[in-house]
Context: one part of a larger RNA
Order: sequence, then structure tokens, then C1' cells
RNA sequence: GAACUAACGCUUGUGGUGUGUCUUAGUCAUGCAAGUCGAACGAGAAAGUCACCUUCGGGUGGCGAGUACAGUGGCGAACGGGUGAGUAACACGUGGGCAACCUGCCCUUAGGUUGGGGAUAACACUUCUAACGAGGUGCUAAUACCGAAUGAUAAGGCGAGUUGAUGACUCGUUUUUAAAGGUGGCCUCUACUUGUAAGCUGCCGCCUAGGGAUGGGCCCGCGUCGUAUUAGCUUGUUGGUAGGGUAACGGCCUACCAAGGCGACGAUGCGUAGCCGGCCUGAGAGGGUGAACGGCCACACUGGCACUGAGAUAAGGGCCAGUCUCCUACGGGAGCCAGCAGUCUAGAAAUUUGCACAAUCGCCGAAAGGCGGAUGCAGCGACACCACGUGGAGGAUGAAGCCCCUCGGGGUGUAAACUCCUGUCAGAAGGGAAGAAGGCGCGGGCGUUAAUACCGUUCGUUGCUUGACGGUACCUUCAGAGGAAGCUCCGGCUAACUACGUGCCAGCAGCCGCGGUAAUACGUAGGGAGCGAGCGUUGUUC
Repeated sequence: GAACUAACGCUUGUGGUGUGUCUUAGUCAUGCAAGUCGAACGAGAAAGUCACCUUCGGGUGGCGAGUACAGUGGCGAACGGGUGAGUAACACGUGGGCAACCUGCCCUUAGGUUGGGGAUAACACUUCUAACGAGGUGCUAAUACCGAAUGAUAAGGCGAGUUGAUGACUCGUUUUUAAAGGUGGCCUCUACUUGUAAGCUGCCGCCUAGGGAUGGGCCCGCGUCGUAUUAGCUUGUUGGUAGGGUAACGGCCUACCAAGGCGACGAUGCGUAGCCGGCCUGAGAGGGUGAACGGCCACACUGGCACUGAGAUAAGGGCCAGUCUCCUACGGGAGCCAGCAGUCUAGAAAUUUGCACAAUCGCCGAAAGGCGGAUGCAGCGACACCACGUGGAGGAUGAAGCCCCUCGGGGUGUAAACUCCUGUCAGAAGGGAAGAAGGCGCGGGCGUUAAUACCGUUCGUUGCUUGACGGUACCUUCAGAGGAAGCUCCGGCUAACUACGUGCCAGCAGCCGCGGUAAUACGUAGGGAGCGAGCGUUGUUC
């Protein structure tokens, strides 16, 4: 000099864009943060209101409404969001390999979707319990569950061939394994012949197989902190055979056999640490660092375990053990903010228990739409960067005040007053966005089809409708210089000097050093220098 997730002191007008617990991976009250689908399925209220009946107590029916709340089932919940504890490791970075692998939804290709069965929740009745909850009996549905049929290019076995090669590829033979329906329209075909359907047709699904895309898994080369005042380490250890296990290779696991494997090119131990793109500094080489944003990894009160699933060994799922907190009828239960806000604590130190799904994106849904503390916005903080303002022009041999003085004068100083202007920002009034694409309706074309129906797609549309921010940005008008300047320094380094006070005192200080009676170095004043809504100090890095 530059930089900062900074803090502290003094000061503080406005706006934009960013950013904000570096300490306690400490404790957490409260609310919200993951739902959705009735076009998979069975069931299904009430308040209120209208009508009728009435013994005036009430009853029945319609609407409310196939709505609400639950339940079965599907998809999602493995994403998104947080944190950096652990980890010195194939964790990460980079470059390769898998003839050793998986991949829901999506795209594409081929084929199929036949015919049956038995349950169960919800519900009703009922038992136990303080609660959490648990049980019994009876009824019912499905795209829930289970057989049967059909089926191959799939999978397994056997045989043969190709290849440098194992599980790669080709051929033959044998065995095994599938499925689910829903919804709209129509009468061309079929059935009954009115119209409807088990018929036709559109859409969404379901099953099998191939390919792709995406996402992952595993292996390897190289790189990746300090310490030798850590020198030896290792028994599933190193290798083999066989078996198990996995999506898959492998001591990954087990049995047996052999005695190996690593190490001064630093093994092992100990300490420290998430890694990278980047960021800071520097002419560069390098050094430091890993906030925000992006990629990867790890974790979710602590430790362990599996289940479900395409995917987890699962932050707002489960089980076991433990700590802590809470409830309890003492028998037993409930919970886990390193999600967003917020609380306490710790600390030099860090925000609102805000608004909205309008946009983007995610999940569900055929769609309308629903949900989303992701996200978009607003609030707070000069925490950082950037921009703007606090007025402009004229105005005296130069007011007053204050300071200095050789008492002549000099400085503050065109500074002020005063005159003429301007109107940024703030203030007031009026107007007022872009961000909106879509969605619904209507009309035309094309495709599908028997079809002018339905559906899909595309074009048009004088129709209707969607904005949290926000009556914000922006624009116009109004009035009036009115509301808006400080901080540090002045011995040398280093730009900037005098007076008084003090008297090795009080004090200053980054280094050298000042102060013991004329201190440009302490304190105050006048003056000056520097930066400026900031200026200094401290901390850290180069």
C1' cells in the first nucleotide's frame, strides 16, 4: 500500500446492489418448512336453508354435497434447504478403465394387456388403557394381494464356434418367468336391434424385451498440511483354493492352505484440516485462504441396526441403547431447529416469530389446480462496494469576533453579511408501469376416426381473467437555500506551526524517541494538512 462475513471509538443526509453467529455440531418455548391424486377404490357427514306433516316435543324429504374429515391404493417424501462435527482418505482435483455394474420418471423401437380367486382397512358393535395406543367380532372395494393361461430377442443349464481375454459376440437344445384398469365420445362393425354395451374409437395407464438419455456404483495413474524430540508397523494381516454375499469386482465375509505385505522415495503413531472452481495479495514466481455463488464429500442429539424402495442404511421414517427436556393416574409414554423466523447462553461480534406463490423451479394431477420459510420480495445493520447531495455566481486593500504581533501590523478571508439565481436529494400533491408467459371461452386449419362427435396439435381472437413487491420504480407540479459534515493528523519517516498551560509531573508513542521552566512531540486554542458520509484504532493475510 491492498484486502476483510470484521469488531471498537467519534460522527451520520439519500438511493442502488450485495452481504450479515467466524464463538456453543450449545439448549430450545411457539408457528410454519411435503404433499398431492375422486380420471385407481369403497364409504360419506354437519351447520344452515326450503317444502310438507305435527300430539308443537319433533319427524320426513330436497338443497347444502358426492362437499368436509378420515381410510385403502399410487407417485413424491433419497430432491430442494442447513451445517462442517468427523475425515490426511480414491474424501477431493485431474486423467483413464468396467470384457465386473445398476438406473423410477423421460425419449424411442417391437410385441402384449386373456380368464379367475380369496382377503382387508375404512365402517358397525365391542374390550383394555390416565395417556400413547392395542385387541376382538361382523361387512365391503380396487390400478391393493394371489394363482391359472399365453409368451420371447429376456434369465439359467448343456453343447459348438469367434476373440489375445474371464461373465464380450454368434448358433443349437432344454427349463423358467408378465400384465390393470380408468376416463371421454359414438353407433361404422358385432350383440340384443329403441338405445345401450362386454362393440368401435380417442386419451391416460399396465406388462415384457431392445436402444438412448440422465443419475449413480466400483477400480486405477498422478497431485493433496505439520511432526523423526513418532522407526519400525501388520494376523483377515499378504496371497491362494472353495463357498457365501452384492447390481457388480474384491478378504467384502467364512473355512482350509502358504508366510507373506508395508517402511528413511518416511510406513506406523501424534497433531491439525472438509476438498475444489475460486477469493485476497503480488510485476510475476509465489504466499495466504476456502465467507457469499457453483461442483463433490460427510453429518442430522450420541452410538449401532436394518426395513421399504429404481434410489436411503433415510435431517422434519422405523427399531435398540444412552444423554437431556417434558407429561403421567407411577404402570408407562412424548420429543430432538447443523430448515425459515425466533429464545436463552457464549461472545468484541451478526437481522423480522414479515408478505406472496405474481414470476422461476420442484412434487402430485388428464387438466383446472393444490402444496412448497425452495424461490421472489419487503424489514433491520454505513457491514462492504458504487452513485448523488449538503448549493451556484457576484461580493472589501478586507466588517465583527477569535488568534498572533517587533503594537506598525498580520491571519481566519470572498470566508461571512449582502445581491441575483438554481431546484438534485429529502418533503407535499397528482399520474403511474415493465416484470404476464399463461389459464378459461369462442372461431378456423390439420391429425385421428365410420364421424361435422371426443381428443390432440396449431393459428386467430373486439371476450373474461391472473402482480407479493406496490400506489413501488418512473414522470409532472409545488414551495423554499430552506432539512443534510465530520474524523484523523501537523518532531523525522510523512503533507501540515504558532501561542498559552504543564515542568521526567500529567501524559504521548508504529519505529527513532518526546516531557527535568521558553516543548512545532504532552493538554488547550488559533491556524494548517489529509480523507470525506465517513474517519481513525485494533485484529488477520499478502